[in-house]
Context: one part of a larger RNA
Parts: sequence; C1' cells; structure tokens
RNA sequence: CGCACGAAACUUGAGGGGUUUUCUCUUUAGUACGAGAGGAUUUGGAGGGACGUACCUCUAGUGUUCCUGUUGUCACGCUAGUGGCAGUGCAGGGUAGCUACGUACGGUUAGGAUAAGUGCUGAAAGCAUAUAAGCACGAAGCCUCUCCCAAGAUUAGGUUUCGUUGGACAACUGUCUUGAAGCCCCCUGGAAGACGACCAGGUUGAUAGGCUGGAUGUGUAAGGCGUGCAAGCGUCUCAGCUAACCAGUACUAACGGG
Repeated sequence: CGCACGAAACUUGAGGGGUUUUCUCUUUAGUACGAGAGGAUUUGGAGGGACGUACCUCUAGUGUUCCUGUUGUCACGCUAGUGGCAGUGCAGGGUAGCUACGUACGGUUAGGAUAAGUGCUGAAAGCAUAUAAGCACGAAGCCUCUCCCAAGAUUAGGUUUCGUUGGACAACUGUCUUGAAGCCCCCUGGAAGACGACCAGGUUGAUAGGCUGGAUGUGUAAGGCGUGCAAGCGUCUCAGCUAACCAGUACUAACGGG
C1' cells in the first nucleotide's frame, strides 16, 4: 500500500513445513518346524539407546550485582571498625536468570488408494488361465490422521461486537469543517526483544524504582559485658547483612500531546 466505510476481537484452512527412529527382555513357547542340532511367524507386556520439544521441582554448573574467611599494602590522625588496589587479590558457599549432566513428554494407533507379490469368479480359446468385463488382499513407501505456520489464498474468506455525529455552503452528484469507535506519538516497564515488533501499564494506576514484610543465601555482625599474659573464647545472638525472587504499600516517576 492492497483486501471499495472505519475499527476491535475470535476464527476457517487453500497451501507449506516438522515428526513418522531403533534395540533388548518377557508371554505365546522350548510350541509350530526339524532325525537332531537348533528354533520361529503371530499376539500381548516391559525396559532401554540415539534424536527432538518444553521446563528448572529435584540433582548439578554458572552466578566479577549476595554472605563469609583471609594475605600484602595504602588511606580514613591512632585503637577499633571500614574502604581502595593486587586476575573478582585469593579461598569457601550461593538467590534469580540461563543451562545439562537434570525433569517431563514425543514417535503410537487408525483409515484410504497402491508397488512387488498373493488370490476369487471367468471367457476370448467347451480345457486351462489372478484379467479381457468384474471382485478381494498386500509395504518403514504415497494420501489422510497427528504437531506447527498459514487469507498478499490479489480467488485477499467467515462470524461477532463497536462507531458512522454536529455545523456552514450548495440543491444534480456534493464541498468544507468538526467529531465517534478506535489508534498512535510520548512515558513506566517486561519471563518480549538486534532495531521495529509483541506483551503489561499510564493516577478510575501496583508498570518500574523506593519502602515494609516474607522467602532464600551466608553463618552468629558492630558494640557492650565476662574471661584469658595474649592470640582468642563465651554471652546478648540460628545473630547481622542479604542481587535479579514473592507479596503489600502511591513515597518517586508514568508528564504532556496528536
């Protein structure tokens, strides 16, 4: 831009794409078959491999925004307590998120037309013949089924809902202006994202930050008191601190325009 009024939702599915894998054990059964050795077709059940998709409850990894320990040195006048630098100084753990080594699920089943092949009836050709007329089976393959995309499918589909107002000039169609539903710019953000887009919100508000509470992590803060020559230890104290998590709360920012 189109889809001949504007818009918001929900859809149909032409067409396209993905998957459609494989092994073992067990039952049938040591049966059929076979002199024996050996050893099934078929049916049911169970468990795996690889691959794929999704997710983070568990396990595990990361986690230079969290906690702790600690070395050297410098600074805050000193003690104490902190901070800077040294690969995050080093080391021990670790929330969210992202991940696999983790968890869950998937291939199933069913139908149709067939290939090679197997048949029924049956003439031409008194027989025979699966074929000439007719009818029936038959594969991981084909078309459906199943999962995903999908009306730019220009053949542009369907359904529902919302809006289609007021004024001026013309009187043959109309012209100008102003609106509606709705939308956008802009702003606050995001488990969405290269940017657009998408999604949640914009005071009739919990969108983000802050604050409060909780969870989680770390592991018992500072300071006081007691004790010890001291390093230290005990106690107030499962304390203190705590990112991305979960709630609550308008304190801050979502102003203002088209």

The prediction has a mean pLDDT of 87. The part of an RNA shown here (large-subunit ribosomal RNA, domain VI) has 258 nucleotides and comes from a Planctomycetaceae bacterium. The RNAcentral record of the full RNA draws on ENA. NCBI's taxonomy places the organism under Bacteria, Pseudomonadati, Planctomycetia, Planctomycetales, Planctomycetaceae. Its Rfam family is "Bacterial large subunit ribosomal RNA".